[in-house]
Context: one part of a larger RNA
RNA sequence: GGAUAAACGCUGGCGGCGUGCAUAACACAUGCAAGUCAAGGAGAACGUUUUCUUCGGAAAACAAGUAAACUGGCGGACGGGUUAGUAACGCGUAGGUAACCUGCCUUUAAGAUUGGGAUAACUCAGUGAAAACAGGGCUAAUACCAAAUAAUAUCUAUUUUCUCUGGAUUUUAGAUCAAAGUAGGCUUCGGCUUACACUUUAAGAUGGGCCUGCGUCUGAUUAGUUUGUUGGUAAGGUAAUGGCUUACCAAGGCUACGAUCAGUAGCUGGUUUGAGAGGAUGAUCAGCAACACUGGGACUGAGAUACGGCCCAGACUCCUACGGGAGGCAGCAGUGGGGAAUCUUGCGCAAUGGGCGAAAGCCUGACGCAGCCACGCCGCGUGAGGGAUGAAGGCUUUCGGGUUGUAAACCUCUUUCAGCAGGGACGAAAAUGACGGUACCUGCAGAAGAAGCUCCGGCCAACUACGUGCCAGCAGCCGCGGUAACACGUAGGGAGCAAGCGUUGUCC
Numbered sequence: 001g002g003a004u005a006a007a008c009g010c011u012g013g014c015g016g017c018g019u020g021c022a023u024a025a026c027a028c029a030u031g032c033a034a035g036u037c038a039a040g041g042a043g044a045a046c047g048u049u050u051u052c053u054u055c056g057g058a059a060a061a062c063a064a065g066u067a068a069a070c071u072g073g074c075g076g077a078c079g080g081g082u083u084a085g086u087a088a089c090g091c092g093u094a095g096g097u098a099a100c101c102u103g104c105c106u107u108u109a110a111g112a113u114u115g116g117g118a119u120a121a122c123u124c125a126g127u128g129a130a131a132a133c134a135g136g137g138c139u140a141a142u143a144c145c146a147a148a149u150a151a152u153a154u155c156u157a158u159u160u161u162c163u164c165u166g167g168a169u170u171u172u173a174g175a176u177c178a179a180a181g182u183a184g185g186c187u188u189c190g191g192c193u194u195a196c197a198c199u200u201u202a203a204g205a206u207g208g209g210c211c212u213g214c215g216u217c218u219g220a221u222u223a224g225u226u227u228g229u230u231g232g233u234a235a236g237g238u239a240a241u242g243g244c245u246u247a248c249c250a251a252g253g254c255u256a257c258g259a260u261c262a263g264u265a266g267c268u269g270g271u272u273u274g275a276g277a278g279g280a281u282g283a284u285c286a287g288c289a290a291c292a293c294u295g296g297g298a299c300u301g302a303g304a305u306a307c308g309g310c311c312c313a314g315a316c317u318c319c320u321a322c323g324g325g326a327g328g329c330a331g332c333a334g335u336g337g338g339g340a341a342u343c344u345u346g347c348g349c350a351a352u353g354g355g356c357g358a359a360a361g362c363c364u365g366a367c368g369c370a371g372c373c374a375c376g377c378c379g380c381g382u383g384a385g386g387g388a389u390g391a392a393g394g395c396u397u398u399c400g401g402g403u404u405g406u407a408a409a410c411c412u413c414u415u416u417c418a419g420c421a422g423g424g425a426c427g428a429a430a431a432u433g434a435c436g437g438u439a440c441c442u443g444c445a446g447a448a449g450a451a452g453c454u455c456c457g458g459c460c461a462a463c464u465a466c467g468u469g470c471c472a473g474c475a476g477c478c479g480c481g482g483u484a485a486c487a488c489g490u491a492g493g494g495a496g497c498a499a500g501c502g503u504u505g506u507c508c
Stems, first nucleotide, its partner, number of pairs: 001508004006504005013380006020372001021338001026336003030333003035074003039071002047062006081291003090216008100208002105204003109200003113147004122137003126133002153176005161168002181196006217263003224254003229251008266288004270281004293314005316327004344370001346369003352366001353364004383413004393404004417449001419444005427435001452497005457478003463492005473480002
């Protein structure tokens, strides 16, 4: 000098864009953050209208096949957060998979036949303070089950060619495995057809799993380490290779090119500095990983060992009728706490994107916006021209003057920004705009509402007076201060930067 997720002191006019718990992965009140659906059976109420009425009310229709609940499908594995752990195939890069999987989507070939038994909701009667639970009865399905059919699917055996880890291709035989409808149109009532669903198959796309080469911090005041350890055989397990697991066998494997141990740390694209090499760093944005109160476990599923799912244990908090229950903000806001320090319990689904749905649409604290903070970067303003008796005042003086200083007053102008008034968007494809009466445009008034901070001994641009008297104090280094201090304090003057200025921390 540059940089900063900064903080502190003094000061503070406007706008645009961006950033904003780095500390306690500390604990959390409250609200919201993941639902949705032409499958399915059952099915309200408020209210309105009509009729009857003993004027209390009753019935019917609409409300409405709606709400809410239940069965079922898809989605809750994405999106959002955090960086605790991890020195590792975790990440980066280049490859491999003849060792693999892939819902939804696209293309391909074929199919969708015949039957069955339940169960929730509901109802009946119970237990419990609650959470919830058990029993009898009824019912449906694209829920569940059985049978049929079927291959270039799967398995076994066999066969051809090319290849070479379990690959592709080809012949034959045997065995095994499927399904579901809904809505619309036409109908001669038999069916036909369209759309969306369903089953099997082959490929693609997308997304992943696994393996390998190389790279990836510090310490030797850590020198030896390892027993499923290293390899083999067999079996199990997995989508799949493999000590992944088990049995048996062998005794190996790693290590001074630093094993093991200890410490520290998410990695990268990048960011920052530097002429570069390099150093430092890993906020925001993007990719990957890991985690979700702590530890462990599996279930479901195409996909999880699942932040707002389940089970067990633990700590903590809450409810309780003491028998037993409920919870998990490292989602968005917000609270307490810690800290030098970090925001609103805002608006909207209008846009973009996501889930479900044929669609209408519903949901979406993702996202789009607004709010707060000079936290950063950028832009603009705080007026312009004229104006000498060089006014007054201040400071200083050798008392003549000098300086503040064209500065002010005064005269002539202008009106950015802010203010007031009127008009008023783009973003939106037919409709639909949170932002927003915002941006922007026009008009009005008046210099009006808008300047500070640090420094002035040298480094280093900028000097005098007074006070103080090794005191009070200053200070980045050298050093100032003990009676004329350009170095302390105040004043005048000056220098630098400017809505900032200075200090401190950190990096180059």